[in-house]
């Protein structure tokens, strides 16, 4: 220093003003916000994770089957969006300029409010035993 064990913690941010309207933090017109992990420091590059849809199995509810309902959950599907200039050995990552992009369910049409979720994950840190 590496490689494996078990555990423990952490693990997502943002509507502020004005205008229409009976009603919008949802329309409009300024704001505002950006999970990991990779790499010259990234929301828009590569890969992941969440959201959503399929679900192989596994468990519950019944005295048992079936068949339904529920929960859990290998796996597969899906999976938004940037250019242009400067720097530099080296940036779609950094600086300058202009643009873009954001699951479902709920409500007056929601990236920002409520809501599954006091959930989960990508992974990150510590600690533990072994091996080497």
């Nucleotide at each position: 220093g590496a490689a494996a064990u078990u555990c423990u913690u952490u693990g997502g941010g943002g509507c502020g003003g004005g205008g229409u309207g009976c009603a919008a933090u949802u329309c409009c017109c300024c704001a505002c916000c950006g999970g990991c992990a990779g790499u010259a420091g990234a929301g828009u590059c590569u890969g992941c994770g969440a959201a959503g849809c399929c679900g192989c199995g596994c468990g519950g509810c019944a005295a048992a089957a079936a068949a339904g309902c529920c929960g859990c959950a290998a796996g597969g599907c899906c999976c938004g969006a940037a250019c242009g200039g400067g720097u530099g050995c080296g940036a779609u990552u950094c600086c300058c300029g202009u643009a873009c992009c954001g699951a479902c369910g709920g409500u007056a049409u929601a990236g920002u409010c409520c809501g599954g979720a006091u959930g989960g994950a990508a992974a990150a840190a510590g600690a533990u035993u072994u091996u080497u």